[in-house]
């Protein structure tokens, strides 16, 4: 530096889902629990999802002259690294 079909050592992570806490939500941490993972380890860079709190357009309705309340629609500056791609490092093994 490449490469991982099948194996070995040290083992290592944990989906759903249950219970607590943040969180508008999406998601997140923690504990219990494994559905998988050989990078199921990090990082939101690029391309995909999720979610809309603030903010914006539209509609109604109330007061009354710019507010308030309802519906919808848009919006990443919130999120997913267990969707893929890139970027670091990393055990084991074999050239």
């Nucleotide at each position: 530096u490449c490469u991982g079909a099948a194996a070995c050592a040290a083992g290592g992570c944990a989906a759903a889902c249950c219970c607590g806490c943040c969180g508008a939500a999406a998601g997140g941490c923690g504990c219990g629990g494994a559905c998988g993972c050989a990078a199921a380890a990090u990082c939101a860079c690029c391309g995909g999802c999720c979610u809309a709190c603030c903010g914006g357009a539209c509609g109604c309705c109330a007061g009354a002259c710019c507010u308030g309340g309802c519906g919808c629609c848009c919006c990443a500056g919130g999120g997913c690294a267990g969707c893929g791609g890139g970027a670091u490092c990393a055990c084991c093994a074999g050239g």
A computed fold for a 95-nucleotide RNA from an uncultured beta proteobacterium, annotated as c-di-GMP-I riboswitch aptamer. It matches the Rfam family "c-di-GMP-I riboswitch aptamer". Rfam's curators write: GEMM was predicted in a large-scale screen for bacterial structured RNA regulatory elements. Gene Ontology term of the family: cyclic-di-GMP binding. Model confidence (mean pLDDT): 83 of 100.